[in-house]
RNA sequence: GCCUCGGUAGCUCAGCUGGUAGAGCGCGGGUUUCGUAAACCUGAGGUCAGGGGUUCAACUCCCUUCCGGGGCU
Numbered sequence: 001g002c003c004u005c006g007g008u009a010g011c012u013c014a015g016c017u018g019g020u021a022g023a024g025c026g027c028g029g030g031u032u033u034c035g036u037a038a039a040c041c042u043g044a045g046g047u048c049a050g051g052g053g054u055u056c057a058a059c060u061c062c063c064u065u066c067c068g069g070g071g072c073u
Stems, first nucleotide, its partner, number of pairs: 001072007010025004019056001027043005049065005
């Protein structure tokens, strides 16, 4: 330099053919217990890596930049 995969909640990751962003764990509160853990109920938490474009509408499609993994020379 070229090719390829990825960047979404604190962490690990889903998100189909464009139509109101989710799960598990963790965290806060509650029930239960003499107490703790476990279990159950409930809540908070997101510029979807940045910028631009297409569209009535973009995490999703197109262009570009940045960061990370792998491969080739």